[in-house]
Context: one part of a larger RNA
RNA sequence: UUUGGCUUAAAGCGUGUGUAGCUGGUUUAUUAAGUCUUUUGUGAAAGCAGUAUGCUUAACAUAUUGAAUUGCAAAAGAUACUGGUAGGCUAGAGAUAGGAAGACGUUGAGGGUAUUCUUGGAGUAGGAGUAGAAUCUUAAGAUACCAAGAAGACCAUCUGUGGCGAAGGCGCUCAACGAGGACUAAUCUGACAGUGAGACACGAAAGCUGGGGGCGCAACCCGGAUUAGAUACCCGGUUAGUCCCAGCCGUAAACGAUGCGGAUUAGGUGUUGGGAUAACCACGAGUUAUUUCAGGGCCGAAGAGAAAUCAUUAAAUCCGCCGCCUGGGAAGUACUGUCGCAAGACUGAAACUU
Numbered sequence: 001u002u003u004g005g006c007u008u009a010a011a012g013c014g015u016g017u018g019u020a021g022c023u024g025g026u027u028u029a030u031u032a033a034g035u036c037u038u039u040u041g042u043g044a045a046a047g048c049a050g051u052a053u054g055c056u057u058a059a060c061a062u063a064u065u066g067a068a069u070u071g072c073a074a075a076a077g078a079u080a081c082u083g084g085u086a087g088g089c090u091a092g093a094g095a096u097a098g099g100a101a102g103a104c105g106u107u108g109a110g111g112g113u114a115u116u117c118u119u120g121g122a123g124u125a126g127g128a129g130u131a132g133a134a135u136c137u138u139a140a141g142a143u144a145c146c147a148a149g150a151a152g153a154c155c156a157u158c159u160g161u162g163g164c165g166a167a168g169g170c171g172c173u174c175a176a177c178g179a180g181g182a183c184u185a186a187u188c189u190g191a192c193a194g195u196g197a198g199a200c201a202c203g204a205a206a207g208c209u210g211g212g213g214g215c216g217c218a219a220c221c222c223g224g225a226u227u228a229g230a231u232a233c234c235c236g237g238u239u240a241g242u243c244c245c246a247g248c249c250g251u252a253a254a255c256g257a258u259g260c261g262g263a264u265u266a267g268g269u270g271u272u273g274g275g276a277u278a279a280c281c282a283c284g285a286g287u288u289a290u291u292u293c294a295g296g297g298c299c300g301a302a303g304a305g306a307a308a309u310c311a312u313u314a315a316a317u318c319c320g321c322c323g324c325c326u327g328g329g330a331a332g333u334a335c336u337g338u339c340g341c342a343a344g345a346c347u348g349a350a351a352c353u354u
Stems, first nucleotide, its partner, number of pairs: 004325003007308002012322001014202004021195003025089007033082002035078008048066007092192001093189003096185003104178007111155002115151007126137002163170002207248006216242002221237004259321006267299003271295010303310002327354003337346003
């Protein structure tokens, strides 16, 4: 490089926006760059094939004819496809309008129980903890009970293989601001699109820097147990941290272990949002049924698959673009470079071994 692959065997970048590139709906005219046809020139010789000749034959050599030289240049044509130019179209895409849905984001305000602490009241001997204990706490009055106050964190029930978001993720209530998707209309633009190397943005938890905060929980640490030991599991404490503001880090089994977009290919059954139709009606933004579009589950045919299984939410059948893989170990190591305050991240071998 070709071929083959990427759910689980090696392999889909954590996710998006998007530059170059690659790819690109339908129709008319034109052009003739790609493409195709013909002709001419060129495409060294040797080599190859045929014939003849020469070494006694052969190998070999010489002569001659041909084929090939898949290329390049020029000329004349062809115009289906691709490209260019000009002009249309509306099925892709986008815009607009409408009424709905949502834990979508940011900011602010308000609330709720519980917990801990403080003060006061009332009250007496234990409390806490465990398999059982002990460390611990309590006569300086604990635990349990009542009242008041403070603080920080969190948001039960509703809660649902329910919803929203690109992913990470998002759950008390209300408000403001901001964003996206679905449906309906078929009003507007008229291919404006798909993917996307680089690039940029976002990105759980932990960790880092500065400043606040610190109820509970709790790495580290200190005790008590257990045990042969126990640097653990269990118990009592407890510091970073967890929370907020500003900035970094850029990684996860960042998982559907399944890249994005489009087209095609049996159904069945729940469920969420929108539309249409019909019936009922307590006339309500009501109930039920049918149907359609979009999502989100389960089962399953053809087909696929090594199988497990997947199966209109494909891992089926095709197309476009990107990323990645090529035995195990050494190794995600060494070195180089870039980034980072650091931790480290990204990039990423070989010797050797098997």

About this RNA
Small-subunit ribosomal RNA, central domain from Candidatus Iainarchaeum sp., 354 nucleotides, folded computationally. Its mean pLDDT, the model's own confidence on a scale to 100, is 87.